[in-house]
The RNA shown here (c-di-GMP-I riboswitch aptamer) has 77 nucleotides and comes from Desulfuromonas sp. CSMB_57.
RNA sequence: AUCCGUCAAAGGCAAAACCGGGGUAACCCGGUGACGCAAAGCCACGGGUCCUGCAUCGGGACAGCCGGGUUGCCAAA
Numbered sequence: 001a002u003c004c005g006u007c008a009a010a011g012g013c014a015a016a017a018c019c020g021g022g023g024u025a026a027c028c029c030g031g032u033g034a035c036g037c038a039a040a041g042c043c044a045c046g047g048g049u050c051c052u053g054c055a056u057c058g059g060g061a062c063a064g065c066c067g068g069g070u071u072g073c074c075a076a077a
Base pairs, nucleotide, nucleotide: 012037013036017032018031019030020029021028022027035064041070042069043068045067046066047065048062049061050060051059052058053057
């Protein structure tokens, strides 16, 4: 330095639900809240699921559905 992954340490993120707001909707933002997460950081490239349209064809959402790409903390074996 790299890989594996978790013994520690320092931390981090944040489900459902509720409140307020945005959107036709999926869903998103903020607050409260923690189900969980070793990338639950980021990316819509592939698959998938969801919403939507004047639907042969389009538009949008989900990265905490899977795969992939990319960046990153610590240190045991």